[in-house]
Molecule: Bacterial RNase P class A
Organism: Anaerolineae bacterium
RNA sequence: CGGGUCAGCCGGGUGACCGCGGCGUAAGCCGAGGAACGUCCGUACUCCACAGGGCAGGUCGCCGGGUAACACCCGGAGGGAGCAUAUCCCUGGACAGGGCCACAGAAACAAACCGCCGGAUUUCGGUCCGGUAAGGGUGAAACGGUGUGUGUAAGAGACCACCGGAGUUCUGGUAACAGGGCUGCCAGGUAACCCCCGAUCGGAGCAAGGUCAAGCAGGUGCAAGAAGCUGCCCGUUUCAUUUGAGCACCGGGUAGACUGCUGGAGCGGUAUGGUAACAUCCCGCCAAGAGAGAUGGUCACACAGGCACUUCGGUGCUGGACAGAAUGCGGCGUACAGGCUGACCCGGGUU
Repeated sequence: CGGGUCAGCCGGGUGACCGCGGCGUAAGCCGAGGAACGUCCGUACUCCACAGGGCAGGUCGCCGGGUAACACCCGGAGGGAGCAUAUCCCUGGACAGGGCCACAGAAACAAACCGCCGGAUUUCGGUCCGGUAAGGGUGAAACGGUGUGUGUAAGAGACCACCGGAGUUCUGGUAACAGGGCUGCCAGGUAACCCCCGAUCGGAGCAAGGUCAAGCAGGUGCAAGAAGCUGCCCGUUUCAUUUGAGCACCGGGUAGACUGCUGGAGCGGUAUGGUAACAUCCCGCCAAGAGAGAUGGUCACACAGGCACUUCGGUGCUGGACAGAAUGCGGCGUACAGGCUGACCCGGGUU
């Protein structure tokens, strides 16, 4: 210097004038995001019985740690991709059971099409019987692989050596796992197919809820048990049993104001501990709260970038992406013009 990968930051500025919303007596102060988007997760908060037990159902899935929690983040292990990295992708169980694996092929948990070997027979073209699964063929996949090995009629894990998988044991590690020994050669795929195992989950949601005000008109049917917020059951609580709880239908009336509503698992900084995510102590700060929905408009200057010209001093033109709060927060996914920073790997050059 070039290429690649990962992580992070900014994303418009200043001034004047005019115009909005909140707080404030006033002066004045504050006023859309890194994703506010998606509504995919987790929760805070609120309500519903004491949110109790069970079934069904949903979600997650290597191990350890972080966190209020999570399907998130950090670290580690194993498999794979890559020349390589502090890079990227994946992750419970197929010996609990069931289902499926088209076509081709002899055969897809099972077997002989070609071939090889032995025997019989022959019109010398072949035919029949037995053995075989090393070679060839089919296929995504064919009774673990390789060996100028032993062995055999010919072969074959039949045996041997080295790998590989399975079981068992020892050592190391919190663990996932790794390494060594021994045995024997039985070890197809698929679980976002059913399923099994482990963990976890009450439901509904700010149009949740709370307070004040306003306003009424009831009627019919069913009815002995009914109601209690995914479904079912048990338990339980409350109300009721003809002076009718409750459910369903028809019909009438009101719908205004306040609150919830922003001081938080908050933000920034140093130090300490930790590989890290993060935690703790101390110091400092208060950064929108609208309500048919404010956070804007105009002008000027400068600036990032681009184009053209250049006497290389500069000049002129142009010009800033994705996109907007609506209860809050922690994540994930997606979009993004332009600019900046750092780390690692590969290649080239120079000293």